[in-house]
c-di-GMP-I-GGC riboswitch aptamer, 80 nucleotides, folded computationally.
Order: sequence, then structure tokens, then C1' cells
RNA sequence: UCUGCCAGAGGCACACUCGUCGCCAGGCGAGGGCGCGAAGCUACCCGUCCCGAUCGUGACGGACAGUGGGGUUGCCGCGG
Repeated sequence: UCUGCCAGAGGCACACUCGUCGCCAGGCGAGGGCGCGAAGCUACCCGUCCCGAUCGUGACGGACAGUGGGGUUGCCGCGG
């Protein structure tokens, strides 16, 4: 530097449930554990969703990083 077949240590936590905040998409906390080597961070790209100005086929604003790509930081080990 490439890579993630096997293993160890450590970490995260789908669905669902409860509480709480939000008009909503959803966020946060607790339980839970489907899965994950970036399931860490980032709305830059392809997107999905919410709100609803307007006569209007959706302005303005917002959510999703656990759909995919890009950027960035980083643990461990096999092989080269």
C1' cells in the first nucleotide's frame, strides 16, 4: 500500500417496544439485536421522503450517512 476468507479484542445497533422532542419526514434516551471493517464523520453526486408558497405538475425550507457513489479520519489480522 492492497485486501476483508478465518480468528481475537473492542465498537456500533435493523425491525419492534417504552419515554421524550418535532406539524411531518424524523431526532434523542432506555430496552432489543437483524446485521456491520468504517453501520465513524460529511447532504458534494445519483436518490428517497416530509412540509406546502402558488391558478399550477411543488417555490422556500427540512429529514435520511443502515440504498449506492465521492470526500475525510481510523482499529485488528491473513495474504501479497
Notes:
The coordinates come from a structure-prediction model, not an experiment, and the mean pLDDT is 79.